[in-house]
Context: one part of a larger RNA
RNA sequence: UUGGGCGUAAAGCGCAUGUAGGCGGAUGCCUAAGUCGGACGUGAAAGCCCCGGGCUUAACCUGGGAAUUGCGUUCGAUACUGGGCAUCUUUGAAUAUGGUAGAGGGGAGUGGAAUUUCUGGUGUAGCGGUGAAAUGCGUAGAUAUCAGAAAGAACAUCAGUGGCGAAGGCGGCUUCCUGGACCAAUAUUGACGCUAAAGUGCGAAAGCGUGGGGAGCAAACAGGAUUAGAGACCCUGGUAGUCCACGCUGUCAACGAUGAGAACUAGACGUUGGGGGGCUUGCCCCUUAGUGUCGAAGCUAACGCGUUAAGUUCUCCGCCUGGGGAGUACGGCCGCAAGGCUAAAACUC
Numbered sequence: 001u002u003g004g005g006c007g008u009a010a011a012g013c014g015c016a017u018g019u020a021g022g023c024g025g026a027u028g029c030c031u032a033a034g035u036c037g038g039a040c041g042u043g044a045a046a047g048c049c050c051c052g053g054g055c056u057u058a059a060c061c062u063g064g065g066a067a068u069u070g071c072g073u074u075c076g077a078u079a080c081u082g083g084g085c086a087u088c089u090u091u092g093a094a095u096a097u098g099g100u101a102g103a104g105g106g107g108a109g110u111g112g113a114a115u116u117u118c119u120g121g122u123g124u125a126g127c128g129g130u131g132a133a134a135u136g137c138g139u140a141g142a143u144a145u146c147a148g149a150a151a152g153a154a155c156a157u158c159a160g161u162g163g164c165g166a167a168g169g170c171g172g173c174u175u176c177c178u179g180g181a182c183c184a185a186u187a188u189u190g191a192c193g194c195u196a197a198a199g200u201g202c203g204a205a206a207g208c209g210u211g212g213g214g215a216g217c218a219a220a221c222a223g224g225a226u227u228a229g230a231g232a233c234c235c236u237g238g239u240a241g242u243c244c245a246c247g248c249u250g251u252c253a254a255c256g257a258u259g260a261g262a263a264c265u266a267g268a269c270g271u272u273g274g275g276g277g278g279c280u281u282g283c284c285c286c287u288u289a290g291u292g293u294c295g296a297a298g299c300u301a302a303c304g305c306g307u308u309a310a311g312u313u314c315u316c317c318g319c320c321u322g323g324g325g326a327g328u329a330c331g332g333c334c335g336c337a338a339g340g341c342u343a344a345a346a347c348u349c
Stems, first nucleotide, its partner, number of pairs: 004320003007303002012317001014202004021195003025089001027086005033081002035077008049065006092192001093189005098183003104178007111155001115151008126137002163170002207248006216242002221237004259316006267294013298305002322349003331342004
């Protein structure tokens, strides 16, 4: 490089947006670049191949032909691709009108339960904790219980194989601002589309910077146990952190370990949102967008997947090429740092 692959064997970028590029619906006309055909020129000779000839044959030499699949010029063809035009078309895409559901996002306000602390009352010797204990707390009155106050954080039940979001993710209530999706019927624009190197944005937790906050929990740390030891598991404490604002970091089993978009291909049973219909008024039927389970065909090494495909096809991107060395070194770029991104080789099996 070709070929072959990427759910679990190596391999789908964490997700989106989007530039170039690649690919792209129907119809008519023009063009003739790709494409197809003819002619001409060229494609040295030798060699190879075919038919002959010459050395007694052969090797060898030699005549003719074919081939040289190419390139150029020119004349044509117009189905497809490309280019141009269109007063063209509506099924792709989008917009408008009317509805629907939703923990989608951001800001502000607010609620109750619980926890801890503080104050006061009642009350007395224990509480707490464990496999068992001890450290710890408690006669300076704890634990328990009642009343009051303060603070921070999280929102029980509802709650669901339920919903929303591109992913990360999102859950008390009210309100303001705001994104998207779906449905029904029309109307409008008229291919405006798909994908997507580079770029840009978002991106859990932990971590970092500055300033707040700090109830509970809790790396580190201390003590008590356990143990041969115990730098752990268990217990008592406990600081960063967890929370907020602004800024950085840019990673993960960022998983469906399954890139995005489109078309086609048996069914059955749930479930969520919408629309239509039937009527027995809370059930049935049809349709549509999700979300699940099981399964025809088919696929798969098997497991399994199976209209939400890992089936049958098309377009575009990303990635893989034995294990270790190594996602490391060096260099470059980014970062305050931690580190991240890009990314080898020797050597070895």